A computed fold for a 418-nucleotide RNA from an Alphaproteobacteria bacterium, annotated as Bacterial RNase P class A.
RNA sequence: CCAGACGGCCGGAUGGCCGCCCUCGGGCGCAAGCCGGGGGAGGAAAGUCCGGGCUCCAUGGAAGCACGGUGCCGGGUAACACCCGGCGGGGGCAACCCCAGGGACAGUGCCACAGAGAAGAGACCGCCAGCGCUUCGCCUCAUGUGCCCCUCUCGGGGUUGGCAGGCGAAUCCACGCCGGCAAGGGUGAAACGGUGCGGUAAGAGCGCACCGCGUUCCCGGUAACGGGAGCGGCACGGCAAACCCCACCGGGAGCAAGACCAAAUAGGGGUGGCGCGGCGGGCACUGCCCGCCAGGCUCGCUUCCGAGCUGCCAUCCGGGUCGGUCGCGCGAGGCGCCCGGUGACGGGCGUCCCAGAGGAAUGGUCAUCCCCUGCCGAAAGGUGGGGACAGAACCCGGCUUAUAGGCCGUCUGGCAUC
Numbered sequence: 001c002c003a004g005a006c007g008g009c010c011g012g013a014u015g016g017c018c019g020c021c022c023u024c025g026g027g028c029g030c031a032a033g034c035c036g037g038g039g040g041a042g043g044a045a046a047g048u049c050c051g052g053g054c055u056c057c058a059u060g061g062a063a064g065c066a067c068g069g070u071g072c073c074g075g076g077u078a079a080c081a082c083c084c085g086g087c088g089g090g091g092g093c094a095a096c097c098c099c100a101g102g103g104a105c106a107g108u109g110c111c112a113c114a115g116a117g118a119a120g121a122g123a124c125c126g127c128c129a130g131c132g133c134u135u136c137g138c139c140u141c142a143u144g145u146g147c148c149c150c151u152c153u154c155g156g157g158g159u160u161g162g163c164a165g166g167c168g169a170a171u172c173c174a175c176g177c178c179g180g181c182a183a184g185g186g187u188g189a190a191a192c193g194g195u196g197c198g199g200u201a202a203g204a205g206c207g208c209a210c211c212g213c214g215u216u217c218c219c220g221g222u223a224a225c226g227g228g229a230g231c232g233g234c235a236c237g238g239c240a241a242a243c244c245c246c247a248c249c250g251g252g253a254g255c256a257a258g259a260c261c262a263a264a265u266a267g268g269g270g271u272g273g274c275g276c277g278g279c280g281g282g283c284a285c286u287g288c289c290c291g292c293c294a295g296g297c298u299c300g301c302u303u304c305c306g307a308g309c310u311g312c313c314a315u316c317c318g319g320g321u322c323g324g325u326c327g328c329g330c331g332a333g334g335c336g337c338c339c340g341g342u343g344a345c346g347g348g349c350g351u352c353c354c355a356g357a358g359g360a361a362u363g364g365u366c367a368u369c370c371c372c373u374g375c376c377g378a379a380a381g382g383u384g385g386g387g388a389c390a391g392a393a394c395c396c397g398g399c400u401u402a403u404a405g406g407c408c409g410u411c412u413g414g415c416a417u418c
Base pairs, nucleotide, nucleotide: 001414002413003412004411005410006409007408008407009406010405012369013368014367015366016365017364018363020040021039022038023037024036025035026034028033042389046400047399049398050397051396052395053394054254055253056252057251067250068249069248070247071246072086073085074084075083076082087101088099089098090097091096102245103244107243108242109239110238111237124185125184126181127180128179130177131176132175134170135169136168137167138166139165143164144163145162146159147158148157149156150155193211194210195209196208197207198206212234213232214231215230216229217228218227219226220225258326259325260324261323268317269316270315271314272313273312274311277293278292279291280290281289282288283287295310296309297308298307299306333352334351335350336349337348338347339346340345370387371386372385373384374383375382376381
């Protein structure tokens, strides 16, 4: 210098003017308001995925069942599916990165397409033995057939090794039949251990060595696991983010939780006053209560039937709505130093108080500077454009996702130079 890995941080700065929300102080004020001081978005405030605090509801305890979640080991934490340190597996020359990473002889199930065969499987091509076919030689006339002769015919006689037949040898290639094999090819994500030597007709854990796998023992480690020795010829394919099994964890709903104050109007209840047709009953008095009838009002209107309600005024009480207040900002809090720990983290001391809106404030504008960039210019410089993702709503710990530009540290590989 180039390429890369990991970790941490910033994410425009300052000032003027005009505004907004909260809060403290001042004096005037019933109040609105006025003046001054202080504070006012993020690393993700986001997604609402996980874990908690808090609140209400439910709940006698324990166990079990169902459902959901978590899943190598150890540690951290209020807790976690988070974090740290390890282990195992995979990737990279390396720094380093990735992995839901328990159980597949408890049981059930699935393995598309291709392929012969997909789980106690299978033979398409292929390899190999035997037989046939093929070639050569030999055998007999006993048999069939061919050829010749006799005979009208039936039939008889003769002949040959031509064919069939029998035996023997050869058997390069091709083909057929019947078997052996799973080495090689081929299919597939995956083919029932791998490589090599021996062995064999060809082959095969058939035998052997090494590797893998399983298992027993020993050693190291808290453990996951690692190492070693022996035994076993291989029995145990993959999938549990399929059901399932095992271990552990888990009540439900959420600040629109929840608590308090509380208007007008309407409706409910109490008390007082005024008013109140008839009949019956009660108390027992000149009023109150109950029942029935009548009257009035409502059920869209009329009739009938039916149902419901029962006057006016004043005052008080209780519930709900509009509205208001709290919850709501001192907290698993921030920063600094020291100590313990490899680390996550824990402990101690000091210091600071740091948004609380609620239709919802945290803004606008100007100037200078910073960064990126277009044009002009030889340069100095001039003149334009742009500055990411995004916006608290009860709070906290995580995870994930978005993010222009920039800074710092540690490490790895390569090149060059001294």

Its Rfam family is "Bacterial RNase P class A". Rfam links the family to the GO terms tRNA processing, dimeric ribonuclease P complex and ribonuclease P activity. The family's RNA type in Rfam is ribozyme. The gene name in the source record is rnpB. Its mean pLDDT, the model's own confidence on a scale to 100, is 76.